A computed fold for a 106-nucleotide RNA, annotated as Guanidine-I riboswitch aptamer. The prediction has a mean pLDDT of 76. It was read from a public genome assembly, where an Rfam model found it.
Parts: sequence; structure tokens; C1' cells
RNA sequence: AGUAUGAUUUUCUAGGGUUCCGCAAAUUAUUUUGGCCAUGGUCCGAGAGAAAAUCCGCAAAAAAUAAUAUUUUUUGCGUACACGGAGGGAUAAAAACCCGGGAGAC
Repeated sequence: AGUAUGAUUUUCUAGGGUUCCGCAAAUUAUUUUGGCCAUGGUCCGAGAGAAAAUCCGCAAAAAAUAAUAUUUUUUGCGUACACGGAGGGAUAAAAACCCGGGAGAC
């Protein structure tokens, strides 16, 4: 100095907190406090976790057309590797979310 990753979306998981619900405590009060609060429900959620769909790329086969070219359909493939702060940002809040396969390290 360079290389290592198809794209998007959805569902879920590890994980995460506390707006709402619930729970607990206090209180005349349906009001306040509590996430060191039920391995709670809703919620957020992975590049380095899982699955699916669509698109894209490549290859093969078949069909159509005057055409060795083009189009369509079907099938297959898209593997492997992946340590990582501090800091900042969003939302009520936090995080393995986003900056970010970033800085750095090997």
C1' cells in the first nucleotide's frame, strides 16, 4: 500500500431498555415513585445470528422467431473469513440499533 461482502424487505432470535399496559411500594386521591420489576406483554433489535420473499448477476437446458442473435420459461449457483474500542446520534430509554466489515488490531 492492497485484498477479503450481491441488494432490499419481512418474520424471528441473542441482546436491550422503560413511553404504554401490567406488577410492586407510598398515598385521602387514580396521583407519585420504582427496570437492582414477573428470566412479564407491547416496543427497539444484529455486517460479523436464523429463516423466507422479491430483485439483480452468472451458468445450463428447453421453446419461439428468417436469423449462429434476441426474447421467454425452468433449474442450479451467489461460497469462505470476520478481533474491534473510546466517542457521538435517534427514539420514552437503552442496546450486538445507526455513524460502522469505521478508527485501530491481526